[in-house]
Molecule: transfer RNA
Organism: Minisyncoccota bacterium
RNA sequence: GCCAAGCUAGCCAAGUUGGUCAAGGCGCAUGUCUGAAAAACAUGACAUUCAGGUUCGAUUCCUGAGCUUGGCA
Numbered sequence: 001g002c003c004a005a006g007c008u009a010g011c012c013a014a015g016u017u018g019g020u021c022a023a024g025g026c027g028c029a030u031g032u033c034u035g036a037a038a039a040a041c042a043u044g045a046c047a048u049u050c051a052g053g054u055u056c057g058a059u060u061c062c063u064g065a066g067c068u069u070g071g072c073a
Stems, first nucleotide, its partner, number of pairs: 001072007010026003019056001028044005049065005
């Protein structure tokens, strides 16, 4: 330099023929329980990499950029 795949919460990760509340796990906070913890249970907070385009409407489609991984040279 070329090609491919990916980017969703602090971490892992699902999803969407374009529409209503964006699953789940770990972690975190609070509460119940306990003498106190742990465990368990309940509740809660937190996310669609960025910019532009298409559209009534974009996490999803299109274009570009950035970053990560792999392959080729």